[in-house]
Context: one part of a larger RNA
RNA sequence: UGACGGGGGCCCGCACAAGCGGAGGAGCAUGUGGCUUAAUUCGAUGCAACGCGAAGAACCUUACCUGGGCUUGACAUGGCGACCCUUCGGGGGUGGUAGUGAAAGCUACCUUUACCAUCACAGGUGCUGCAUGGCUGUCGUCAGUUCGUGCCGUGAGGUGUUGGGUUAAGUCCCGCAACGAACGCAACCCUUGUGGUUAGUUGCCACCGCCGGUGAUGAGCCGGCGAGCACUCUAGCCAGACUGCCUGUACAAGCAGGAGGAAGGUGGGGAUGACGUCAAGUCAGUAUGGCCCUUACGCCCAGGGCUGCACACGUGCUACAAUGGUCAGUACAAAAGGAUGCAAUACCGCGAGGUGGAGCAAAUCCCCAAAACUGGCCCCAGUUCGGAUUGUAGUCUGCAACUCGACUACAUGAAGUUGGAUUCGCUAGUAACGGCGUAUCAGCUACGACGCCGUGAAUACGUUCCCGGGCCUUGUACA
Numbered sequence: 001u002g003a004c005g006g007g008g009g010c011c012c013g014c015a016c017a018a019g020c021g022g023a024g025g026a027g028c029a030u031g032u033g034g035c036u037u038a039a040u041u042c043g044a045u046g047c048a049a050c051g052c053g054a055a056g057a058a059c060c061u062u063a064c065c066u067g068g069g070c071u072u073g074a075c076a077u078g079g080c081g082a083c084c085c086u087u088c089g090g091g092g093g094u095g096g097u098a099g100u101g102a103a104a105g106c107u108a109c110c111u112u113u114a115c116c117a118u119c120a121c122a123g124g125u126g127c128u129g130c131a132u133g134g135c136u137g138u139c140g141u142c143a144g145u146u147c148g149u150g151c152c153g154u155g156a157g158g159u160g161u162u163g164g165g166u167u168a169a170g171u172c173c174c175g176c177a178a179c180g181a182a183c184g185c186a187a188c189c190c191u192u193g194u195g196g197u198u199a200g201u202u203g204c205c206a207c208c209g210c211c212g213g214u215g216a217u218g219a220g221c222c223g224g225c226g227a228g229c230a231c232u233c234u235a236g237c238c239a240g241a242c243u244g245c246c247u248g249u250a251c252a253a254g255c256a257g258g259a260g261g262a263a264g265g266u267g268g269g270g271a272u273g274a275c276g277u278c279a280a281g282u283c284a285g286u287a288u289g290g291c292c293c294u295u296a297c298g299c300c301c302a303g304g305g306c307u308g309c310a311c312a313c314g315u316g317c318u319a320c321a322a323u324g325g326u327c328a329g330u331a332c333a334a335a336a337g338g339a340u341g342c343a344a345u346a347c348c349g350c351g352a353g354g355u356g357g358a359g360c361a362a363a364u365c366c367c368c369a370a371a372a373c374u375g376g377c378c379c380c381a382g383u384u385c386g387g388a389u390u391g392u393a394g395u396c397u398g399c400a401a402c403u404c405g406a407c408u409a410c411a412u413g414a415a416g417u418u419g420g421a422u423u424c425g426c427u428a429g430u431a432a433c434g435g436c437g438u439a440u441c442a443g444c445u446a447c448g449a450c451g452c453c454g455u456g457a458a459u460a461c462g463u464u465c466c467c468g469g470g471c472c473u474u475g476u477a478c479a
Stems, first nucleotide, its partner, number of pairs: 001479002003476003007473007015463002019426005026318008034309002042053002064304007073121001077120002081116001083092003095110006123293002126291003132287001134282003137278001139276001144183006150159003163174003189270004194239007203229002208226007242264001245258005320419001324378006337366002341360002346355003385416001390411007432455007
C1' cells in the first nucleotide's frame, strides 16, 4: 500500500421488511447430468453452465457411427510434358453412350484437340482459449481509477481523492500543501409525453354539394361520389423544464413546500459499461503461433444417430376450477410482414384444409385480436374441471413423415382438489392476466427468443437482521 475480520462508523440497492404473483407436488415441453449405445458429435458447469452456442437435427444441416467408394483430391494458386491456333509475345479448349450400383463411384465403348502423367501443395469442426488477436460475460451504470507539477517521507509511498455539508453521482459547495488535468458521472444521441408551424396522398371526413337505400317525396340514419385539409394521423422544423419564479430553511451547495404547466426537480424508457478482476468463455463463427494427420484425423455417398430411458436437477407451458367452464350474440389495438410472396369476395368440407383467384412491390391491396361486455346452461362433483395417453379416419409440406413432422375430426379421458424444507420475480402503465406479430423456416417439435398492444392492481412503518456494494477508520504472525 492492499486484502481480510462472526471490528467500528456513515450510506446505497426489490437486499430485507410490507405486498402481489410464482417455482418446489401433478401431466407435458425443453435443456443438462447420469445410464445406455455401433454412435447417442462438440462446447458451456456457483452467482456469471443447464428454452445456453442452436433466429428452427426427417434427408441436407452434421462435425458422430456403420457400410460403400476417391487420392493433386469437393475448393485455390503456380509449374512441366503432350493437343489446337499463333503475328512466336502469347491465347484457347476438356463431349457423349451403355453396363453395374442404394448413391457416390467403377468398368467398357464411341467421337474427338477433348486423354494421360506429375510436382509444389490443397484439406483437417484434429490438440492447445494456460501461446494469441478479436469479440463476450461478470463485479456494475457500481462511483470510482489515475496523471503532471509542487510539497512531505531515507524509502516503499503519501498528499491531491482526506475533513464538514450535499447529491443518483469523486454531483456540487465550504475548508485544506496543494494547484491543475485525464478516463469515468452528467449533458450532447434515439424514443415517448404537450403545443405551434410546414405539407395533404395512398391518410382524414367537420362544414358544404350531389346520388342511392330506408323512412312519409319530411326530419333522421346508412352507403357512395365530389369538394375540402377543420380534426385525426403521418414526418420535417421549432418551442417547452432551467430549481427559472414564490415561501421557509441553510454561510454556500442544496433541501422541503407552493404556483403556473401536458410534463417538476435526472419527467418515463433506451443506447452508452472507466482503471481493472475472474490464466472467466470462445482455436466449433472467422483470424492465428506451435504441435499432429497426409491412399487419411482429408473428400464423396447411402442408411442410422444427435429424438435412445430404472433415474436426478434447471427453465417453462397447462391445470387442479364458479373472479370458472361452455354455447350464442356483440365491440375496441399496436407493431411487424408480403412476389417461387400476402391473398379478399365466392364455392366445397364438421374441421385441418381444398377449388379459385379480385387486389397489392403496398399509409392504397392482403394478413389481422383475445381477455372485456350482454344473455342462456352448468351448481361444487375428480364434475359440462382437467386434458395426458391411446385407437381410428384424415389434411398439409416435402424425392421421402417407419425410426422422427405439424395440424384436424371422432372416440378414449390418466395424474392433478393449490403443493415439505426451501426458493424466485416485481415499486406503476410496473406486477398479474389477455391476445397479436416477426426472425429462423419447404414443413415443424415455438409452450422458446425478440417485440407489440389491451385490461390493469397491492404495498413500502422502516434499515435491527440476511445478501451484494461504496467511503472513512481500526486490528493482523497474510501478500

The part of an RNA shown here (small-subunit ribosomal RNA, 3' major domain) has 479 nucleotides and comes from a metagenome. The prediction has a mean pLDDT of 80. The full RNA is in RNAcentral, with records from SILVA.